[in-house]
Context: one part of a larger RNA
Molecule: large-subunit ribosomal RNA, domain I
Organism: uncultured Dokdonia sp.
RNA sequence: GGCGUAUGGGGAAUGCCUAGGCUCUCAGAGGCGAUGAAGGACGUGAUAAGCUGCGAAAAGCUGCGGGGACGGGCACACACCGAUUGAUCCGCAGAUAUCCGAAUGGGGCAACCUGGCAUGUUGAAGACAUGUUAUCCGCAAGGAGGCAAACCCGGAGAACUGAAACAUCUAAGUACCCGGAGGAGAAGAAAACAAAAGUGAUUCCGAUAGUAGCGGCGAGCGAACUCGGAUUAGCCCAAACCAAUGUUGUUACGGCAAUAUUGGGGUUGUAGGACCGCGAUAUUCUGUGCUUUACGAAUUAGAAUCCUUUGGAAAGAGGAGCCAUAGACGGUGAUAGCCCGGUAUAAGUAAGGACAGUUACAGAUAGUGGUAUCCUGAGUAGUGCGGGGCACGUGAAACCCUGUAUGAAUUUGGCGGGACCAUCCGUUAAGGCUAAAUACUCCUGAGAGACCGAUAGUGAACCAGUACCGUGAGGGAAAGGUGAAAAGAACCCUGAAUAAGGGAGUGAAAUAGAACCUGAAACCAUACGCUU
Numbered sequence: 001g002g003c004g005u006a007u008g009g010g011g012a013a014u015g016c017c018u019a020g021g022c023u024c025u026c027a028g029a030g031g032c033g034a035u036g037a038a039g040g041a042c043g044u045g046a047u048a049a050g051c052u053g054c055g056a057a058a059a060g061c062u063g064c065g066g067g068g069a070c071g072g073g074c075a076c077a078c079a080c081c082g083a084u085u086g087a088u089c090c091g092c093a094g095a096u097a098u099c100c101g102a103a104u105g106g107g108g109c110a111a112c113c114u115g116g117c118a119u120g121u122u123g124a125a126g127a128c129a130u131g132u133u134a135u136c137c138g139c140a141a142g143g144a145g146g147c148a149a150a151c152c153c154g155g156a157g158a159a160c161u162g163a164a165a166c167a168u169c170u171a172a173g174u175a176c177c178c179g180g181a182g183g184a185g186a187a188g189a190a191a192a193c194a195a196a197a198g199u200g201a202u203u204c205c206g207a208u209a210g211u212a213g214c215g216g217c218g219a220g221c222g223a224a225c226u227c228g229g230a231u232u233a234g235c236c237c238a239a240a241c242c243a244a245u246g247u248u249g250u251u252a253c254g255g256c257a258a259u260a261u262u263g264g265g266g267u268u269g270u271a272g273g274a275c276c277g278c279g280a281u282a283u284u285c286u287g288u289g290c291u292u293u294a295c296g297a298a299u300u301a302g303a304a305u306c307c308u309u310u311g312g313a314a315a316g317a318g319g320a321g322c323c324a325u326a327g328a329c330g331g332u333g334a335u336a337g338c339c340c341g342g343u344a345u346a347a348g349u350a351a352g353g354a355c356a357g358u359u360a361c362a363g364a365u366a367g368u369g370g371u372a373u374c375c376u377g378a379g380u381a382g383u384g385c386g387g388g389g390c391a392c393g394u395g396a397a398a399c400c401c402u403g404u405a406u407g408a409a410u411u412u413g414g415c416g417g418g419a420c421c422a423u424c425c426g427u428u429a430a431g432g433c434u435a436a437a438u439a440c441u442c443c444u445g446a447g448a449g450a451c452c453g454a455u456a457g458u459g460a461a462c463c464a465g466u467a468c469c470g471u472g473a474g475g476g477a478a479a480g481g482u483g484a485a486a487a488g489a490a491c492c493c494u495g496a497a498u499a500a501g502g503g504a505g506u507g508a509a510a511u512a513g514a515a516c517c518u519g520a521a522a523c524c525a526u527a528c529g530c531u532u
Base pairs, nucleotide, nucleotide: 001531002530003529004528005527006526007525008524009523015517016481017480020452021451022449023448024447025446026445027444028443029441030440031147032146039100040099041098042055043054044053050074051073061094062093063092064091065090066089070082071081072080105114106113107112115133116132117131118130119129120128121127135144136143137142151182152180153179154178155177162169166216192199193198203230204229205228206227207226213221214220234433235432236431237377241264242263243262244261245260246259247258248257249256250255269411271376272375273374274373275370276369277368278367284364285363286362287361288360289358290357291356295352299347300346301345305320306319307318308317309316321338322337323327329341330340331339382406383405384404385403386402387401388400389399392418413428414427415426416425417424468475469474488516491503492502493501494500
């Protein structure tokens, strides 16, 4: 020096664990904000650096309800206080709520500076206190502004990429940006589909179907009819006509006409309505009020086990019992239906309060005959040119939207049925509203997992969007485990020592000693053996 064995150091893998995550289900909630939000700054404790709570009334104040013995948050200890005259704690409702922030009297480098007016201290100057003082919309009353995870609608709108290059095309009306709304939003009661038969608003799901088609007919894009389901709900104006009021014109002062507003009337395709007749006050529904109730905060009650044995400890093993509308789950010194919290079940409850009932009030809602006249949405429909949307790239290209230029008809009317024409069929545009079935989850409660288990699972199990990096936008960690219980090692010794260690003691264990469960490997050392 090498090899081996043993014992240690070192290191933190592995095993076990979970306080945290991930993905869902059901239910709730789906907003907060000028009555000042979200988010912060600064304060606030006997002592107080941080977190949490709170706001100069500052780990809190008041009332009501619950509860019943300890309490003064995390967080030990000491001091000092509070509490059965009911504290702490839990629920509901209030009070207070500095400064910044939409930030709003003006300014500003956020958390700061500095005015006006009114009132008061007060009689004046000065100072202080309280209140008020931004902009926009609206006649006024009043409203808006900002924040917030996704979902929704509208406006505007890429490129990488694919086409094995690339230009039409694709990616994609995606990403990003802007505006707006709600708990959903959008759409929606046929100028719809269909096809010789019929359906009957919209939305969503399954099929139809990767079909018909579109397509440098490349890459790719990609329906509908119809069928099966979810859920169902239908309505209101404009106009004709009538009336009132105001204004204007005209007048022979009796009126007439125009216009504006308001009220009645009326709302459709089997055309309907006005108008002229007939008949009638029916029927049904909605809202408000009243009554009762489910439900509804904290909360309350809630069954049943002992012995022996091993062990540090029994819930284990053995034996003998019991409860169960409760054998969910968690804890307790190892694995507990019967030890504890709970669980099944039952009860109670303020504010509030569906469903139902009731009839008081208010509102809405029908018929029939005639057809001369009147009404039934105009810069609209359509057309030319240029674009866009439709699965559909200009194509045979209908249909929908519209920048530009034009521009109808009036129920014997108009539009559509994929060029166009005829027949036939369907439907009634140019006004509006509309629940449910559908989408989503920043958030609350309950629960689940052939999800993770500390290099995993969120970036974050731990004081994490922290430390740290960057001028900034922004980037962004590492870090869990003594023990059942601190019983966290009194006292002694070595030592310079408040380092470290050795005894002693605790404990089942201290090679569980706080650098603390287990404690692999690399690497280092000591002892012994063999060997060169």